[in-house]
Background
The prediction has a mean pLDDT of 83. A computed fold for a 72-nucleotide RNA from a Candidatus Woesebacteria bacterium, annotated as transfer RNA. NCBI's taxonomy places the organism under Bacteria, Bacteria candidate phyla, Candidatus Woeseibacteriota. Its Rfam family is "tRNA". By type it is a transfer RNA. The sequence was found in a public genome assembly.
């Protein structure tokens, strides 16, 4: 220097074009004498970051940044 791959909740990951979700976490309520289990309800996202393409982008196209992996 090149190539590939990844980047979505506090963590680990779905979501592959139509306005985002799960498991654990985290909060409150029950249920216990209490506490864990359990069960309801809740919160938390500029989807790495800029453009472009489309009616419409997390999803596709380009570039930038970061993090792996190979080659030189």
């Nucleotide at each position: 220097g090149g190539a590939c791959u990844c980047g979505u909740a506090g963590c680990u990951c779905a979501g592959c074009g139509g306005u985002a979700g799960a498991g654990c976490g985290c909060u409150u309520c029950g249920u216990u004498g209490a506490c864990a289990u359990c069960g309801a309800a809740g919160a938390g996202g500029u989807c790495a970051g800029a453009g472009g393409u489309u009616c419409g982008a997390u999803a596709c196209c380009u570039c930038u940044c970061g993090g792996g992996u190979c080659c030189a």